RNA sequence: AUCCAGUUGAUCCUGCUGGUGGCUGCGGCUCUCUGGUUUGCGCUUAGACAUGCAAGUCUCUCGAAAGAGGGCGAACUGCUCAGUAACACGUAGCUAAUCUGCCCUUAGGUUAUGGAUAUCCUCGGGAAACUGAGGUUAAUACAUAAUAGGAGAUUUUCCCUGGAAAGAAUUAUCUCUGAAAUUCGGGCCUAAGGAUGAGGCUGCGGCGGAUUAGGUUGUUGGUGGUGUAAUGGACUACCAAGCCAAUGAUCCGUAAGGGCUCUUAGCGGAGAGGCCCUGAGAGGGAAUCUGAGACACUAUUCCCAGCCCUACGGGGUGCAGCAGUUAGGAAUAAUCUGCAAUACACGAAAGUGUGACAGUUUGAGCCAGAGUGCUUUUCAAUGAAAAGCUUUUGCCAAAUGUAAAAAGUUUGGCGAAUAAGGACUGGGUAAGACGAGUGCCAGCCGCCGCGGUAAUACUCGCGGUCCAAGUCGCAGCCAUAAUUAUUGGGUCUAAAACAUCCGUAGCUUGCCUUGUAAGUUUCCUGUGAAAUCCGGCAUCUUAAGUGUCGGGCGGGCAGGAAGUACUGCAGAGCUAGAGACCGGGAGACGUAAGGAGUACGUUCAAAGUAGCAGUAAAAUGCGUUAAUCUAGGACGGACUCACAAUAGCGAAGGCACCUUACGAGAACGGUUCUGACAGUAAGGGAUGAAGGCCAGGGGCGCAAAACGGAUUAGAUACCCGUGUAGUCCUGGCAGUAAACACUGCACACUAAACAUUGGGACCUCUUCGUGAGGUUUCAGUGCUGUAGGGAAGCCGAAGAGUGUGCUACCUGGGAAGUAUAGCCGCAAGGCCGAAACUUAAAGGAAUUGGCGGGGAGACACUACAAUGGGUGACGCGUGCGGUUCAAUUAGAUUCCACACCGUGAACCUCACCAGGAGCGACAGCAGAAUGAAGGUCAGUCUGAAGGGCUUACCUGACACGCUGAGAGGAGUUGCAUGGCCGACGUCAGCCUGUGCCGUGAGGUGACCUGUUAAAUCAGGUAACAGGCAAGACCCGCGUCUCUAUUUACAUUUACUAUAGAGAGAUUGCCAUGGUAACAUGGAUGAAAGUGCGGGCUACGUUAGGUGAGUACGGCCCGAACCCCCUGGGCGACACGCGCGCGGCAACGGUGAAUACAGCGGGACGCAACUCCGAAAGGAGAAGCUAAUCCCUUAAAGUUCAUCUCAGUCCAGAUUGAGGUUUGAAACUCAGCCUCAUGACGAUGGAAUCCAUAGUAAUCGUUUGUUAGCAACGAACGGUGAAUAUGUCCCUGUCUCUUGCACACACUGCCCGUCAAACCAACCGAGUUUAGUUAUGAUGAAACCUUUCGAGGGAGAAUCUUAUCUAGACAAGGUAGGUUAAGUCGUCACAAGGUAACUGUAGGGGAACCUGCAGUUGGAUCACCUCC
Repeated sequence: AUCCAGUUGAUCCUGCUGGUGGCUGCGGCUCUCUGGUUUGCGCUUAGACAUGCAAGUCUCUCGAAAGAGGGCGAACUGCUCAGUAACACGUAGCUAAUCUGCCCUUAGGUUAUGGAUAUCCUCGGGAAACUGAGGUUAAUACAUAAUAGGAGAUUUUCCCUGGAAAGAAUUAUCUCUGAAAUUCGGGCCUAAGGAUGAGGCUGCGGCGGAUUAGGUUGUUGGUGGUGUAAUGGACUACCAAGCCAAUGAUCCGUAAGGGCUCUUAGCGGAGAGGCCCUGAGAGGGAAUCUGAGACACUAUUCCCAGCCCUACGGGGUGCAGCAGUUAGGAAUAAUCUGCAAUACACGAAAGUGUGACAGUUUGAGCCAGAGUGCUUUUCAAUGAAAAGCUUUUGCCAAAUGUAAAAAGUUUGGCGAAUAAGGACUGGGUAAGACGAGUGCCAGCCGCCGCGGUAAUACUCGCGGUCCAAGUCGCAGCCAUAAUUAUUGGGUCUAAAACAUCCGUAGCUUGCCUUGUAAGUUUCCUGUGAAAUCCGGCAUCUUAAGUGUCGGGCGGGCAGGAAGUACUGCAGAGCUAGAGACCGGGAGACGUAAGGAGUACGUUCAAAGUAGCAGUAAAAUGCGUUAAUCUAGGACGGACUCACAAUAGCGAAGGCACCUUACGAGAACGGUUCUGACAGUAAGGGAUGAAGGCCAGGGGCGCAAAACGGAUUAGAUACCCGUGUAGUCCUGGCAGUAAACACUGCACACUAAACAUUGGGACCUCUUCGUGAGGUUUCAGUGCUGUAGGGAAGCCGAAGAGUGUGCUACCUGGGAAGUAUAGCCGCAAGGCCGAAACUUAAAGGAAUUGGCGGGGAGACACUACAAUGGGUGACGCGUGCGGUUCAAUUAGAUUCCACACCGUGAACCUCACCAGGAGCGACAGCAGAAUGAAGGUCAGUCUGAAGGGCUUACCUGACACGCUGAGAGGAGUUGCAUGGCCGACGUCAGCCUGUGCCGUGAGGUGACCUGUUAAAUCAGGUAACAGGCAAGACCCGCGUCUCUAUUUACAUUUACUAUAGAGAGAUUGCCAUGGUAACAUGGAUGAAAGUGCGGGCUACGUUAGGUGAGUACGGCCCGAACCCCCUGGGCGACACGCGCGCGGCAACGGUGAAUACAGCGGGACGCAACUCCGAAAGGAGAAGCUAAUCCCUUAAAGUUCAUCUCAGUCCAGAUUGAGGUUUGAAACUCAGCCUCAUGACGAUGGAAUCCAUAGUAAUCGUUUGUUAGCAACGAACGGUGAAUAUGUCCCUGUCUCUUGCACACACUGCCCGUCAAACCAACCGAGUUUAGUUAUGAUGAAACCUUUCGAGGGAGAAUCUUAUCUAGACAAGGUAGGUUAAGUCGUCACAAGGUAACUGUAGGGGAACCUGCAGUUGGAUCACCUCC
């Protein structure tokens, strides 16, 4: 030593994204004080710089001074990080290959002499910088000579040190070479040693790229020289041909290295600013002098680029020193003070100098400390106010402090006075279900996500949370991340095992033994700077800080001594691995040659006649020039039935008629030989289906492309007819596949059962056969399964188990196996293989649903079949759409809208249109007894009206003129709702407890077999039980019994009727089948298997319907979207649809006569009966609050007559005229009656509806709604059939199972072209900039030689040429990505409607199609085999 959110309807994984912590820089808002600090242009421009300062000093000499000569210093300090991948750095060593001023130690010495020159004086040149000539002079400046010694070359000796002489020492010869002054401090010279500093060499260590694989000619080595303080190809002449490299040379890119810093539990990862050590640089380059030391930041010379001065002749300059300016940038301060301290230079010293340094200023750099008050009282309270107290801090004064200040310290005074913000508040993540605004807008958001009129998510306000003089954000690094896995991951299906084998390097490797000691282990020594880190102590009031002591770190390197288990190395052996040999068997193993067979095609002759072929159906096509079909002959090429198997062989691809030849491998058995010879395998090599390519053959069939016919909206396809490459052979190329068991190779170990192939051993039987059966063993091929493993599916001795060795590969999705570079190829293309950009997921396995033009089972007259009758044609009624209109008010729109809301719009209804009127509770303000507001006669306007105006009268206090706020709203939202309702549903489902299974979602129960109308019941069963539905229950009808009897019936009993209570039916009985549940048949009975018909109607779904029945949230109108009145409209009419009615006639029409119901309704009513009228109806009027009276004649039916198949004696629309009823009112717009008129219609296309018995059909009746109006709804009775007793074919429902890329759930999901916008890329005619390298030309200063004329090598810089690298721009072209509602299709997911996919080839607007070979990661069905 940490997790959390995000893929899903839910789950478990894989996997990434985001959150979160620490550190660094910047930004927003805000800000009281103090201390410390190795704190501040590091990141970008090693860009350019105005001005001032940053290196002098010395009584040595000259001089009055300035200054000059001379000595020392100026090679330190300070700044920066461009270059450099290197002995530059770090660490450990070497220098027997070297130097070292000042300093220290030791020893010795310090003699003699000479000539100049600066300053200075005089005269010049020049704008200046500067410079020339003449004259004078000094030194610790310079020169000459001597002495001692030293150095170099050659030579001698071998004594010394040492691992080793090239060292030191020694002999001889030659060459070169030193010392000033006295002031007595000291300086100087020679030699040796030390210290310090420096040069050189070596081992090891530390970046990326192989889309950089070969590099190198002074290169590698040798010999002789040159050069240096010194080694060396450092340089040169000659000789040899080496040297480096897959343990990554060379090349390219990037980069100062380390101590250290950040982060982390650690391993690690990242960084290189400040401080220290080392290196390098001083505008870009080159070179040189002086010197101990430089190739020299504030030295010199030259070239280049830039800037400045100029009298145009010529000069000057280098802040990557301190300040400062400018530019760049997100970004970093004062042109301050002082040498007082520390340190350095010079000096003997005093001292002088020092932008080193010290000090101050400034900056929310960082670290640390403190504060922004306390007490009491009052106010109901958060809180506010007042009074008192304290004084860290603040202000004032004095002393001290300091180089000068400041701070600090001490003392005194005043005064709560001078001091709180930032971010967040949906989840992760602490903190609001608070208010207002906005309305997918504005905006927020790291991620998930929020916002479309009730926003806990935007913007404000108020609360709250977290940190706090800070707090949030942006960018980067580390952790989180076991998402690079050494510690510590994976590869069947998630990303990932090379197509297969052979084999090199490498890595790994049987048993025993000897030696060695490289690895390894132990001990010792040296080193690993300081700072940093840890601990103690001390010191600043504390802390941070600082000092000191100790420890640790620096993982290391080097040296020495031991040990020998393991590994290594060397040697000697062994046989268990491996290989060889022998034996008898197995095999579609390979190559080559020969042979055979059927089918097919062509052709010949024969026979025979009109079709054949093809399909779902057709057509193209073939055929009277004789096809197809039949039998026969010849020829041709391809292929190899059955046997045949989850069988065999091979490394894989792959291999099948028979025979022969030549090859190869494996298994078993024997145990004869070798003696670890082995395993794996980067590069490398070989083999490698189909398709494709080249050359030559061949071509029967099949068949990309192509052509034609169909299908279709289209059909570049699927289907059909032709048909070319190709398929076949020979020789080459190519090198890929779903080349798959999606499973690398090898070895060892770890339960069982079964099958099969080959070999061995044994047993039994035997017909003695090459037979049959069994047990066991080795090797292969399968299937089930334990432990174990796994996310699960599954694997399971042929592991995906437990271990070992080696190899290859993976690291979110897309862009993309694309671009580019390289290699290979004739080409197609293959191998290797990115990035920009984009995205929060993509993905695996399994679960529950839903769905399928998947399967199985069961079921239904809103399914079929069988039957009957309709609708769809005509006319009319009615509803809807559309259109029209001032308005034709609205709602409902597949099933589940459309005679529905509405069980009935003339006014009303009424919501619509035209016109005319009216209305504001309550509060405030203006106004009002100078009369508000209201009512009313008359006139006038008006359709009408005290509605307006004129005028008159009555009442007498309020008040819409204004601001708020209301009443009311059939205004809006059924997607804010309640309630109610429809459909799924004439269904049989829906849910839970406990237990069990699974990591989990979840499953089981509810499954299976029967059965049922039924999740109804029975049997089986890891389930056992329970609940809501179903059933039971309730109502009506049918039978009987009892009781009761008014208004019914009746002479009375009885029957009937009425209306209450009971009975009755339970598969109870019999037979058959069945374990049972139950089924079939029969009996009984009024009724028989739910008796018939209703009511009730599960969990839920449909954002189904209703805001116009009522209710209710929000919004809106508010003097109009409120309320009232008149008239109109909802009744329109080129048209389309639904539901009905009437007919088209003889089963009928008309006329006459005649019979039989039930349910109901009636006082605003039903009305008998009488009279009038042709009728509708009218005038009277009894009875009835109803088993009493009335509506109330039922009709079809029956009997008789007539019509005789026609637009009719059918049919009745339409229209004219006249009546009548209701009602203020009948024109728009009612009903009825009479007369007249007499249209369409002759049985209804595609399609579609209803119905299984008192049902359909048909006939009338009643009733609801009404003042009036029924072709509608509801109910009632009359007459009264046909067909089926089945099925799952169509339409659907339920259950099980299967596939799924669906979950808003197939009205799903989703692919590609085209069109549009934006983005970053690639190619690109070209344009341009910079640079490295190389070629050539010219060639400064400096160096060498010199006969002073010049010559030589090397060479900066400039120019040229060429390749390469990096960048910018670009006409045009290309693919890609992203983008709520564009176009075309419908490719994929279900058997996705032609299974999908892979490789390859051709074709096509596009997804794609087709051919060949392959895969299952295909559904369904059948067969075989196994269990």
Notes: Predicted 3D model of a 1427-nucleotide RNA (small-subunit ribosomal RNA) from a soil metagenome. Its Rfam family is "Bacterial small subunit ribosomal RNA". Its family is annotated with ribosome and structural constituent of ribosome in the Gene Ontology. RNAcentral holds the sequence, with entries from MGnify.